[in-house]
Molecule: SAM riboswitch aptamer (S box leader)
Organism: soil metagenome
RNA sequence: CUCAUCCAGAGGGGCAGAGGGAACGGCCCGACGAAGCCCCGGCAACCGCACCGCAGCGACCCGUCCAGACCAGCUCUGGCGGCGCACGCGGUCACGGUGCCAACUCCGCCCCGGGACAACGCGUCACCGGGACAGAUGAG
Numbered sequence: 001c002u003c004a005u006c007c008a009g010a011g012g013g014g015c016a017g018a019g020g021g022a023a024c025g026g027c028c029c030g031a032c033g034a035a036g037c038c039c040c041g042g043c044a045a046c047c048g049c050a051c052c053g054c055a056g057c058g059a060c061c062c063g064u065c066c067a068g069a070c071c072a073g074c075u076c077u078g079g080c081g082g083c084g085c086a087c088g089c090g091g092u093c094a095c096g097g098u099g100c101c102a103a104c105u106c107c108g109c110c111c112c113g114g115g116a117c118a119a120c121g122c123g124u125c126a127c128c129g130g131g132a133c134a135g136a137u138g139a140g
Base pairs, nucleotide, nucleotide: 001140002139003138004137005136006135011040012039013038014037015036019029020028021027024108025107026106041101042100043099046097047096048095050092051091052090053089054088056085057084058083061082062081063080065079066078067077068076069075070073105134110131111130112129113128114127115125116124117123
C1' cells in the first nucleotide's frame, strides 16, 4: 500500500499496585484491585495442514473401461474415469501460525436521512438508520 472482516463468541490464578477503555468530548470500568508480566483455560475460524462434498471447461493429454459407427483401424464419435485449469467453490476439523476473551470498534466527532426538543428565528441532541474518516485483526 491492497483486499476481507469488525451488533456473535470466550476468564480464572499468581506477581504488581493506579490507572484503563487509541487522541479529544461523553459515558463507563477500576482498592470487591487498573495497566503490565507470567501460568493455566477458553472463544473464533483469517492463513496453513488434514478430511468430505460439488459444478464447469479441456483443440494441443492419458486409459487392459463402456456404447455406437463403417472406411474394419492400436480408426472415428460419444460416455465414464484419470489428469489439468486449480493455490476453484462449499463444508468439517482445531494439529500448526496469528488473533481475541466489559460495554457494537462502548458512543460521538465529518456528511446525509429520520425522530425528539425548541420554534419568530438561529438552532440543540453523543436517540435511530446509512455513509465517510480513523482504528483493530488477518492475508498478501